RNA sequence: GCUCCAUUAACUCAAGUGGUAGAGUAACCGGCUUUUAACCGGUAGGCUGUGGGUUCGAGUCCCUCAUGGAGCA
Numbered sequence: 001g002c003u004c005c006a007u008u009a010a011c012u013c014a015a016g017u018g019g020u021a022g023a024g025u026a027a028c029c030g031g032c033u034u035u036u037a038a039c040c041g042g043u044a045g046g047c048u049g050u051g052g053g054u055u056c057g058a059g060u061c062c063c064u065c066a067u068g069g070a071g072c073a
Stems, first nucleotide, its partner, number of pairs: 001072007010025004019056001027043005049065001051063003
């Protein structure tokens, strides 16, 4: 220098052929228990890495940039 992959909640990851973003763990509240743990129920938490484009509509398609990783030279 070129190619490819990843980037989504505090963390680990989903999201069919473009149609209002979910789960587990953690946090908080409650139930159960003499209490804690475990177990059960609930709540909050996201401009989907940045900036643009296409589209009636983008996490998803296109382009730029950033960070991390792999390969080639």
A computed fold for a 73-nucleotide RNA from a Lachnospiraceae bacterium, annotated as transfer RNA.
Its mean pLDDT, the model's own confidence on a scale to 100, is 80.
Rfam family: tRNA. Rfam's curators write: Transfer RNA (tRNA) molecules are approximately 80 nucleotides in length. It is annotated as a transfer RNA.